A computed fold for a 75-nucleotide RNA from an Actinomycetes bacterium, annotated as transfer RNA. The source organism's lineage runs through Bacteria, Bacillati, Actinomycetota and Actinomycetes. It matches the Rfam family "tRNA". Its family is annotated with triplet codon-amino acid adaptor activity in the Gene Ontology. It is annotated as a transfer RNA.
[in-house]
RNA sequence: GCCCGAGUAGCUCAGUGGUAGAGCACUCGCAUGGUAAGCGAGAGGUCACGGGUUCAAUCCCCGUCUCGGGCUCCA
Repeated sequence: GCCCGAGUAGCUCAGUGGUAGAGCACUCGCAUGGUAAGCGAGAGGUCACGGGUUCAAUCCCCGUCUCGGGCUCCA
């Protein structure tokens, strides 16, 4: 340099063209003689960035950035 994959909550990851979810973690409550476990509720998101298509984009298209993998080999 080229090719492929990934980027979504604090962490690990789902998800889909119609204003986004789970588990753990966090906060509050219940429960217990008490702690952990358990039960219930809540908070938490520019869906990497920019542009395009569309009535509507996290999703489709183009570019950029970051991360991971592969190739550029031998005779």